A computed fold for a 1443-nucleotide RNA from an uncultured organism, annotated as small-subunit ribosomal RNA.

[in-house]
């Protein structure tokens, strides 16, 4: 970093049967067409526009008469209900207190409701305007408005007194009065005044809940007091005066973000995240400001002003505010109908009927969520068919289907059909009020009406298995695998990762798994994550102890007693709304949902108690801490003085000289102007040999040690005496702080950044050398950092030991001898701890107190900001972006121009070559129609190929065949086979000849093999993949290794054994050892060779003149044995293994050689030996034929041959092998040819015969150092043999020709004795064609001191950032593209504070202007009021410089 869980107001993809219950603009507080969301009362009023009814009227018509009622006056409501979350970090919210308040309607009590007045809307008339609307005249009512009277009570008061209300309307009625209306009585409602209550509201305190210090200081009415004002009410709420306060590291101020809560999601808890739906509170209503009315608003569907926007207009002027319900546009991944009803619940009005109510109740849409149901059930094996896979046998799909039987939830049709409905109303009865049997109120009974949802839920009947399954996944995490397609492509992927021709990971199919009307994906939250750790983490090396100390605040704090009761603990009481969650129940068929009762709400307030613990107060104590006295050690600090050795410089000598110095080696440098060396004298600065040490001392840095003097801090120890907790830690703060560096001044001897020169080097801005400036040293300031490290903060308690050293004290000893104690400093080590390494009384163990600090790697200790600094820079300290790791400790390997030891023709010593020439051969490259293809460092290149003229042959060209050259199977015909001719390059095609004879059977017939024709299965492929494989092989390497069992150690990987000290060719063998044993390899056993013995006797051998015959001594042949084992002796060594020496012996220490070859490495080589999976071709990539090619040739490389000559060439003569081959054969003698060869044909199927003459050597001759009598390439002519055929393209012979080459640059190869070197011989392949390969013998050396170095290998050890293992890993610049971030002349926008200008509406103050119904006054006039002007305040707006 990532996944598995739970969740969501979700969205998207695929799919979709039903029902119930919920939920549904999270984004633009964006703009809104249209409809609707707040009215009602005629029982307050004047009335009658519309409708209906009545009355009157001959008709026209009249009449508010009645039901009712438009507009208006008036009352109540409109401040509720509904929406939204912009603002707000506190004028908010939650919890808990409180006192200085208000209150319409409602409830309760008391009292009252008397008597007058003037207007005004409507209506009507007239006028203006497009409209909205407005103006004027006349007239009218009230529960509208205003006086008067009265005042239980209320208010004011100077305590005498003063002031203040009202409204009526409707129902009923016996007596009395009245023409009538009515008076009167009564009831109900209303009204007035006061008090109390309920509920509601306003105000105040405390506590609690976000982020940032890279926001540290904020504040002027600011904080308080006095007094006035103001308010319903306390208050700087406001004003005047006075004082200078108030808040803040317990985070003020500022900035960012945010409605708060009950609760919701998650979580074991503690917590974390969130604040949709429901409920409480708050805030807002296009944006900003203001007030009016009112009980209540500074008012969503009121009003005024300002700004923006939209609309209408006749251009004058007007209108509007969906964040109500629907709806529309826009935004967006995304969120519903311009529905029904007031039936229920609730609200407003009304006496009521009733009206209104997008509140609400319902319906519609949407799988958006939760819950429930269904898509059938049982039987059914021929285990059907299709599909899929297959080892072709089968498996699987799968009891699944079909088929048979059954059911009908759901569905369709038909019928029935609820509940939610009670109250108001009518009526009966009782009670109350009352004069009243009236009205009204109230209780009980009876009756009737009212349903949006809805013909819905539900019930019944009929009918048909009928109408109903998808999505994701199947490499691991994670349940579930195969085939085909594709071929690092297409694509997948949460992470790891998959895909480059056999993909369980891509796509499709079959099958499977999971969930299911849904399933996946995306987004988001919590979880897992003890990766923020309160519960519950860390800091030696992984991130992390400040470089060190002092120390204010803070935190923590020794012992005894006593008081208190703040903390703490216990009990009681109030509160903690309801809903939610939990428990127990109830009811819808169940569930979700709904509902009843408990519990809980971990909180808080108050009260009572306790006195252990903490705090606070007081009295005491001495164990912590500190002071005094004695003694001691020390490179502790600051200042002053002084000493000698050495370096350098100066002066004078000696030196009648020539070098010195430096280095790996040189050069620069110094020196004949006399250096270096040496003698004496002088100058100056810096540093102090030895003693000297895992010694001392200091807080650290450090003291970098001569000696002396003065000043001074701290420590240790011993025994006492005082003080009496005075202590520990410490954010911020202060001080000290190596070296470098900076400033000023002085000084200048040695070593020395930058620099100059010389070397080295590809280069060398380095290492090395010569010089030499800053600096180093001193004084005074600054800097403030280091791997300032024990990578280990400080203090305190208790917790095994041993050894060294240092300071002090005590005891002791012949002895500074030994022991004890205390403070430091080191080495080991027990318990314990740790991932391990390691730590371990000096802890990294075990506890306590305070502080600092960490949270994946990079970006980055960087940017920008703040602070400090003269500067350099320091300190504090991010983000975007990017990666899936980075890191620690240990393990096994590999590697190292790390170490130790050992081995090898590895080097060295010596011999001969390659590299130069010509040729042969192989390869690369080039060429070509093709030059088939493979092998490529060692470990390809005279390799596969032990033989390319055709064939081989796989390649190219041309030309033919298509069941095929070859195999098996079917059908038909024919036995097979043989002869000849024609065409053609041939394959082939056409014609022709003659022929039925083999097996069984009496015959009929059957039938093997072979040939021809036909059709289909198939054949065929040297086509691809050696990176799909088998087999075989190379190589490391004849190097000595590679492992196992049990045990032990380790958390583990692993270790031990296998290491160590010896020894060996060897992990060969002893010894030791937490190891003890075992296996493969090694060695030996096998073959061959060297010696001997025995046996055998042909074709060998022998005596011999020869044969027959004989023998097996010798040589040889070929079978069996013997022999060699460090066995014996001497010495060395450790009493072992073993080594050295000599003896004997044919052979001596694995005698020489061969075969044999562990575990693995190189994806080593081979699909073209063979076999084989998958793929590919199938009138061709198969098959046949002819010709060509594999043989080309500016060039390069490898391996060889022959030479360059006299140790030789040529000629002549002459001697000695071994091992092989031979019937399609090798071929003798003889003859022919200069020769290759021909002829010939004896003997030979081989110890007999043949190939077959070995050559070098030896004996003579010649050549005489030359391009030759060396060398033989090349070319010409003429031939030979092979073969169907030698043109491309072979071998050999003769004659002639006679090239390069005179010993080979850098470099490089082989081999240690019968070896190198040199000489010839044979064989396989093969018609022919070796300088190659495999073998054989002849002649026959030199050298090895030794392991420093080169190469390779082995063992141990060490380092490692490597593990594809050094051909590893990895750093930086540059080039091109992309992403993100910083700087940047600047520029645009937002927010915010300050200063000033300006001043709409508005209420308040004030007013010498205009106007004025009610009251007073006889009148003049007054009181009062509207309007207007004005003053302060103030929104929008403007200016300026800031953040």
């Nucleotide at each position: 970093c990532u996944c598995a869980g739970a969740u969501u107001g979700a969205a998207c993809g695929c799919u979709g049967g039903c029902g119930g219950c919920a939920u549904g603009c999270c984004u633009u507080a964006c703009a809104c067409a249209u409809g609707c969301a707040a009215g009602u009362c005629g029982a307050a009023c004047g009335g009658u526009a519309a409708c209906a009814g009545g009355u009157c009227u001959u008709c026209c018509g009249a009449u508010g008469c009645u039901g009712a009622c438009g507009a208006g006056u008036g009352g109540c409501g409109a401040a509720c209900g509904g929406g939204u979350g912009a603002g707000u970090a506190a004028u908010a919210c939650a919890u808990c207190c409180g006192a200085a308040c208000g209150u319409g309607c409602c409830c309760a009590c008391u009292a009252a409701u008397g008597g007058g007045g003037g207007a005004u809307a409507g209506c009507u008339c007239g006028g203006c305007g497009a409209a909205a609307g407005c103006c004027g005249g006349a007239u009218u009512a009230a529960u509208a408005c205003c006086g008067c009277a009265u005042a239980c009570c209320c208010c004011c008061u100077g305590a005498g007194g003063g002031g203040g209300a009202a409204a009526g309307u409707g129902g009923g009625g016996g007596a009395u009065c009245g023409c009538a209306a009515g008076a009167c009585c009564u009831c109900a409602c209303g009204u007035u005044a006061u008090u109390g209550g309920a509920g509601c509201g306003g105000c105040c305190c405390a506590u609690g809940g976000c982020u940032g210090a890279u926001u540290a200081g904020c504040u002027a009415c600011u904080u308080g007091g006095u007094a006035c004002g103001g308010u319903a009410a306390a208050g700087g709420c406001c004003u005047a005066c006075c004082a200078a306060g108030g808040c803040g590291a317990c985070g003020a101020u500022c900035a960012g973000u945010a409605g708060c809560u009950g609760g919701u999601c998650u979580g074991a808890u503690a917590g974390g995240a969130c604040g949709a739906u429901c409920a409480c509170c708050c805030a807002c209503a296009c944006u900003g400001g203001g007030a009016c009315u009112g009980a209540g608003a500074c008012a969503c569907g009121g009003u005024c002003c300002a700004a923006a926007c939209u609309c209408c207009u006749a251009c004058c002027g007007g209108a509007g505010g969906c964040a109500a319900c629907a709806c529309u546009g826009g935004g967006g991944a995304a969120u519903u109908u311009u529905g029904g009803a007031c039936a229920a619940u609730g609200g407003g009005g009304g006496a009521a009927a009733c009206c209104c109510u997008g509140a609400u109740c319902c319906a519609a849409c949407a799988a958006u969520g939760c819950c429930g149901c269904g898509u059938g059930u049982g039987c059914g094996a021929a285990g059907a068919a299709c599909g899929c896979c297959u080892u072709c046998g089968g498996c699987u799909u799968g009891u699944a289907a079909a088929g048979c039987a059954c059911u009908u939830u759901u569905g369709u049709c038909a019928g029935g059909g609820a509940a939610c409905a009670c109250a108001u109303c009518c009526u009966u009865u009782g009670g109350g009020c009352u004069a009243a049997u009236a009205c009204c109120c109230u209780a009980a009974g009876g009756g009737g009406a009212u349903g949006a949802c809805c013909g819905u839920a539900c019930c019944u009947g009929a009918c048909c298995a009928a109408u109903a399954a998808g999505c994701a996944c199947c490499g691991g995490c994670u349940a579930a695998c195969u085939a085909c397609g594709u071929g690092c492509c297409a694509g997948c992927a949460u992470c790891c990762g998959c895909g480059g021709u056999a993909a369980u990971a891509c796509g499709u199919a079959g099958g499977g798994u999971g969930c299911a009307a849904g399933c996946g994906u995306u987004a988001a939250u919590c979880g897992g994550a003890a990766u923020u750790a309160c519960u519950g983490g860390g800091c030696g090396u992984c991130a992390a102890g400040c470089g060190u100390g002092c120390g204010c605040a803070g935190g923590c704090g020794g012992u005894u007693g006593u008081g208190u009761a703040a903390g703490a603990c216990a009990g009681g009481u109030g509160u903690g709304a309801a809903a939610u969650c939990c428990c127990c129940g109830g009811a819808c068929u169940u569930a979700a949902c709904c509902u009843g009762c408990c519990a809980a709400u971990u909180g808080u307030a108050u009260u009572u108690g306790u006195g252990a613990c903490u705090g606070c107060g007081c009295c005491a104590c001495u164990a912590g801490a500190g002071u005094g006295u004695g003694u001691c050690a020390g490179a502790c600090u600051g200042g002053g003085g002084u000493g000698g050795a050495a370096u350098u410089c100066c002066a004078c000598g000696u030196g009648a000289u020539a070098g010195c110095a430096a280095u790996g080696a040189c050069a620069u440098g110094c020196g004949u102007a006399g250096a270096u060396a040496u003698g004496c004298g002088g100058a100056g600065g810096a540093a102090c040999a030895c003693g000297u040490a895992u010694g001392g001392u200091g807080a650290a840095g450090g003291c970098u040690a001569g000696c002396c003097c003065c000043c001074u801090g701290g420590g240790a120890u011993a025994a006492c005496a005082g003080u009496g907790a005075c202590g520990c830690u410490c954010a911020g703060g202060c001080a000290g702080g190596a070296a470098c560096g900076c400033g000023u001044g002085g000084g200048a001897g040695c070593a020395g950044a930058u620099c100059a020169g010389g070397a080295u080097u590809u280069g060398a801005u380095a290492c090395c050398c010569u010089g030499g400036u800053a600096g180093u040293a001193c004084a005074c300031g600054c800097c403030g950092u280091a791997a300032u490290c024990g990578a280990u903060g400080u203090c305190a308690g208790a917790u095994a030991g041993u050894u060294g050293u240092u300071g002090g004290g005590g005891a002791u000893u012949u002895a500074c001898u030994u022991c004890c104690u205390u403070g430091g400093u080191a080495a080991c080590g027990u318990a314990g701890c740790u991932a391990a390494c390691g730590c371990g009384u000096g802890a990294a163990g075990u506890u306590g107190a305070g502080c600092g600090u960490c949270u994946g790697g990079g970006g980055a200790g960087u940017a920008g900001g703040g602070c400090c600094g003269c500067a350099a820079g320091g300190u504090u300290a991010a983000a975007a972006c990017u990666c899936a790791a980075a890191g620690g400790a240990a393990u096994u390997g590999a590697c190292g121009g790390g170490g130790a030891c050992c081995c090898g023709c590895a080097c060295a010593a010596g011999c001969g070559g390659u590299g130069g020439a010509u040729g042969a051969u192989g390869u690369g490259g080039a060429u070509u129609a093709a030059u088939u293809g493979g092998a490529u460092g060692c470990a390809a290149c005279g390799c596969g190929a032990a033989a390319a003229a055709c064939u081989u042959u796989a390649c190219c060209u041309a030309u033919c065949c298509u069941u095929g050259a070859c195999a098996u199977g079917g059908c038909a015909g024919g036995a097979a086979g043989u002869u000849u001719c024609c065409a053609g390059a041939g394959a082939u095609g056409g014609a022709u000849u003659g022929g039925u004879g083999g097996u069984c059977g009496a015959a009929a017939g059957a039938g093997a093999a072979c040939c021809u024709g036909c059709a289909c299965a198939c054949a065929g492929g040297u086509g691809g993949u050696g990176c799909a494989u088998g087999u075989c092989u190379g190589u490391u390497g004849u190097c000595a290794u590679c492992u196992c069992g049990u045990g032990u150690c380790g958390u583990g990987a692993g270790a031990u054994g296998u290491u160590g000290g010896g020894u060996u060719a060897a992990g060969u063998c002893g010894c030791g050892c937490a190891a003890c044993g075992a296996g493969c390899u090694c060695a030996a056993c096998c073959c061959u060779u060297g010696u001997c013995a025995u046996u055998a006797g042909c074709u060998g051998u022998u005596a011999g003149g020869a044969a027959a015959g004989g023998g097996c001594u010798c040589u040889a042949u070929a079978a069996u044995g013997a022999g060699a084992c460090u066995g014996g002796c001497g010495g060395u060594g450790a009493c072992a293994u073993a080594c050295c020496g000599g003896a004997g012996g044919a052979a001596g220490g694995u005698g020489g050689g061969g075969a044999u070859g562990g575990u693995g490495u190189c994806a080593a080589g081979u699909c073209c030996u063979c076999a084989u999976g998958g793929c590919c071709c199938u009138u061709a990539u198969g098959g046949g034929u002819a010709g060509g090619g594999c043989u080309u040739c500016a060039c390069a490389c490898g391996u060889c041959a022959u030479a360059c000559a006299a140790u030789g060439g040529u000629c002549g003569g002459u001697a000695c092998a071994g091992a092989g081959g031979g019937u399609u054969g090798a071929c003798a003698a003889g003859c022919c040819g200069c020769g290759a060869g021909g002829u010939g044909g004896a003997g030979c199927c081989a110890a007999u015969c043949c190939c077959a003459g070995a050559a070098a050597a030896c004996c003579g001759a010649u050549c005489g150092u030359a391009g030759u009598c060396c060398g033989g390439a090349u070319c010409g002519c003429a031939g030979u043999g092979u073969g169907c055929a030698u043109c491309u393209c072979g071998a050999c012979u003769g004659c002639g020709u006679g090239a390069a080459g005179u010993g080979g640059g850098a470099a490089u190869c082989g081999a240690u004795a019968g070896u190198a070197a040199u000489c010839g011989c044979g064989g396989a392949u093969c018609c022919g064609a070796a300088u190659g390969c495999c073998g054989c013998g002849g002649u026959g050396a030199a050298u090895a001191c030794g392991u420093u170095c080169c190469c390779g290998g082995g063992u141990c050890u060490u380092g490692u950032a490597c593990a594809c293992c050094c051909c590893g890993c990895c750093c930086g610049u540059c080039a091109c593209c992309c992403c993100a971030u910083g700087g940047g002349a600047g520029u645009g926008g937002g927010u915010u504070a300050u200063a000033c200008c300006a001043g709409a509406a508005g209420g308040g103050g004030g007013u010498a202007g205009u106007c004025u119904a009610c009251c007073c006054g006889c009148a003049a006039g007054g009181a009062g009021g509207c309007c207007g002007g004005u003053c302060a305040c103030c929104a929008c707006g403007g200016u300026a410089g800031g953040a």